[in-house]
RNA sequence: AGCGGGGUGGGGUAGCCAGGUGAACCCGCUGGGCUCAUAACCCAGAGAUCGGUUGUUCAAAUCAACUCCCCGCUA
Numbered sequence: 001a002g003c004g005g006g007g008u009g010g011g012g013u014a015g016c017c018a019g020g021u022g023a024a025c026c027c028g029c030u031g032g033g034c035u036c037a038u039a040a041c042c043c044a045g046a047g048a049u050c051g052g053u054u055g056u057u058c059a060a061a062u063c064a065a066c067u068c069c070c071c072g073c074u075a
Base pairs, nucleotide, nucleotide: 001074002073003072004071005070006069007068010027011026012025013024020058029045030044031043032042033041051067052066053065054064055063
């Protein structure tokens, strides 16, 4: 330098190809219940505007352009 994959709550993943209600799940966190108590279990809640910018559109995590970072392959 070229090609491919990836970046989404504190951590790990889905959703993207085919745009459309409050971005879902697991773990963790907070509060409550249960218990003599802890764990487990049950209930509720907080937490991500989707790497960044611009564009297309009535509407973008999803489409387009540019760009940053990580992993792999080739030279």